[in-house]
c-di-GMP-I riboswitch aptamer from a bacterium, 92 nucleotides, folded computationally.
RNA sequence: UACCGACAAUGGCAAACCCGUCGAAAGACGGCGACGCAAAGCUACGAGGCUAAAGCCCAGAGGUCCGGAGCCAUGCCAGUCGAGCCGCCGAA
Numbered sequence: 001u002a003c004c005g006a007c008a009a010u011g012g013c014a015a016a017c018c019c020g021u022c023g024a025a026a027g028a029c030g031g032c033g034a035c036g037c038a039a040a041g042c043u044a045c046g047a048g049g050c051u052a053a054a055g056c057c058c059a060g061a062g063g064u065c066c067g068g069a070g071c072c073a074u075g076c077c078a079g080u081c082g083a084g085c086c087g088c089c090g091a092a
Base pairs, nucleotide, nucleotide: 004090005089012037013036018031019030020029021028022027035079041085042084043083045082046081047080048077049076050075055071056070058068060066
């Protein structure tokens, strides 16, 4: 230095539930709380997943309204995997 990761040390993060705020939703943020995590730090680049407001389209006998089916990310997920960037500690 690289790999690696211990019932080591020092610290860190915080799933679910519940409450509040934002959002059409997925979800995010804050509080509470710890299921877990050695990158559970950062980046949506690749794969994948979630949502579908707007839009497109179909049907409801034509129009409008309305609600409904389907498609769709421009919205999300880094605690799904890969990749990139950065980083604490040091037993075997």

Rfam family: c-di-GMP-I riboswitch aptamer. Rfam links the family to the GO term cyclic-di-GMP binding. Of the family's consensus pairs, 100% are formed in the model. The sequence was found by an Rfam model in a public genome assembly.